[in-house]
Molecule: transfer RNA
Organism: bacterium
RNA sequence: GGACACAUAGCUCAGUUGGUUAGAGCACUGCAUUCACAUUGCAGGGGUCAGUGGUUCAAGUCCACUUGUGUCCA
Repeated sequence: GGACACAUAGCUCAGUUGGUUAGAGCACUGCAUUCACAUUGCAGGGGUCAGUGGUUCAAGUCCACUUGUGUCCA
């Protein structure tokens, strides 16, 4: 220098052919349970879907560029 893949909650990930409010597990907070801890149950907080622009009535999803990470080629 070239090609490909990936980027969604603190962590690991899902998200169907673009469509009704963006989700799960673990973690975190509160309450109940216990002498206490753990476990368990209930409730709750937490997201500019990496960034910018474009297409569309509508974008996490499609397109272009940029950034970061990984793999391969030279």